[in-house]
Context: one part of a larger RNA
């Protein structure tokens, strides 16, 4: 390489869009590049394989046949692939009608709570812990009432529920994206996947400028301890928040790539549609989603998966090939940096 694999043993790219490429629905006709088939030429000899023969045998040698799986040329076939033409509606998309949703962006608004400030009441404690202490407090704290400031997060609803590719919860408005159901008017294969590429991408981190209530790396102090650079406590700065830009990683997980078709059921739930009936309602059918579900066939090393497959098949991409060395070194690309991406070998077991 091939082969075999990728939930947990090594292995699914973090996710989406998509150029090239690969693969691709139904019907009819034409062509004949692939494909199949006949002929011709060539495929040197030796060698190889088979048969026969010559040295007493064998090695060796001779003769005949085969093979030389290929290339060129020519005649034919037309099922499949391809290509061309004409059609089709089932895949895909558009239209129309309809309801659902924390999908996105921006602006505005709201109440509870914490903290701080001012004033009133009030007096010696408060706070904290396993127990304490540091800390706060007679310059009047804690508690309580009233008023004010400011920032951040949105209790209940809340759900095994919804939407979205990762992510998204207060309310209102504006702009905006997608999915779904019904219909069957339109287009007529316009599809699937997708190396490179482009875009998005939690948290932390970085740059510039704001903001800072609470929380809180670092840091300081108090404890604990043999020690305690920790766990516990009192403080507390970056940060957390906003705007713009960068970074591009996570156990980015369903540790399960995307798409299509098929293969027992049962049960809950979300959004629709249709139907039956004595129609508050119940039942049946159906589409799309979501379920720890339960479970059969099948699969699986087992665990388990099981119409949301890890089953049966097809297409395309990514990745794996003993452990360590090592996601390291070197080189390259990207980045302000931190670092990211790509990614070995010696040696060793």
């Nucleotide at each position: 390489c091939u082969g075999g694999g990728u939930g947990u043993a090594a292995a699914g790219g973090g996710a989406g869009c998509g150029c090239a490429g690969a693969c691709g629905g139904a019907a009819u006709g034409a062509c004949a590049a692939g494909u199949c088939u006949g002929g011709a030429g060539u495929g040197a000899a030796a060698g190889c394989c088979c048969g026969c023969g010559g040295c007493u045998c064998a090695a060796c040698c001779g003769c005949g046949g085969g093979a030389c799986u290929g290339c060129u040329u020519u005649g034919g076939a037309a099922a499949c692939u391809g290509c061309c033409a004409u059609u089709c509606u089932g895949g895909a998309g558009u239209g129309u009608u309809g309801g659902a949703a924390g999908g996105g962006u921006a602006a505005g608004u709201g109440g509870a709570a914490u903290u701080c400030c001012u004033g009133g009441u009030g007096u010696a404690g408060c706070g904290g812990u396993g127990a304490a202490a540091u800390g706060c407090g007679u310059a009047g704290a804690u508690a309580u009432c009233a008023g004010g400031a400011g920032g951040a997060a949105c209790a209940c609803c809340g759900g095994u529920g919804g939407c979205g590719a990762a992510g998204c919860g207060a309310c209102u408005u504006a702009c905006u994206g997608g999915a779904c159901a019904a219909u069957a008017a339109c287009u007529g294969a316009c599809g699937u996947u997708g190396a490179g590429g482009c875009u998005c991408g939690a948290g932390a981190g970085c740059g510039u400028g704001g903001g800072u209530a609470g929380c809180a790396a670092a840091c300081a102090g108090g404890a604990u301890u043999a020690g305690a650079u920790a766990c516990c406590c009192u403080g507390g700065u970056a940060g957390u928040c906003c705007a713009c830009g960068c970074u591009g990683u996570a156990a980015a997980c369903g540790a399960u790539g995307a798409a299509u078709a098929c293969u027992a059921g049962g049960u809950g739930u979300u959004g629709g549609a249709g139907g039956a009936c004595a129609u508050a309602g119940u039942c049946c059918u159906u589409c799309a989603g979501u379920g720890c579900c339960c479970g059969g066939c099948g699969c699986a090393a087992a665990c388990g998966c099981a119409u949301u497959a890890a089953g049966u098949a097809u297409u395309c991409c990514a990745c794996c090939u003993g452990g360590g060395g090592a996601g390291u070194a070197c080189g390259u690309u990207c980045g302000c940096a931190a670092g990211a991406a790509u990614g070995a070998a010696a040696c060793u077991c």